[in-house]
RNA sequence: CCCGACAAAGCCAAACCCUACGUGAGAGGGGGCGGAAAGCUACGGGUCUUGGUUAUCAAGAUGGCCGAGUUGCCGAAG
Numbered sequence: 001c002c003c004g005a006c007a008a009a010g011c012c013a014a015a016c017c018c019u020a021c022g023u024g025a026g027a028g029g030g031g032g033c034g035g036a037a038a039g040c041u042a043c044g045g046g047u048c049u050u051g052g053u054u055a056u057c058a059a060g061a062u063g064g065c066c067g068a069g070u071u072g073c074c075g076a077a078g
Stems, first nucleotide, its partner, number of pairs: 002078001003075002011035002016030004021026001033064001039070003043067003046062006
């Protein structure tokens, strides 16, 4: 370095519920199905939302859809 233990210490948080948050995708709180990048970046693709002159458009959402880039905890076996 690859790799990833029924290891240790931490981390994130699906469904569902609530919101005196948002037009909405979603966000926040609870929750815990899972995760070794389920950290970060919307660059390419996908999906979704809103608007619209219906389109090869605009503005957005999603990193827990895939690719790419970048950073990174731990250390058994091999």
c-di-GMP-I-GGC riboswitch aptamer from a Geobacteraceae bacterium, 78 nucleotides, folded computationally. The sequence was found by an Rfam model in a public genome assembly.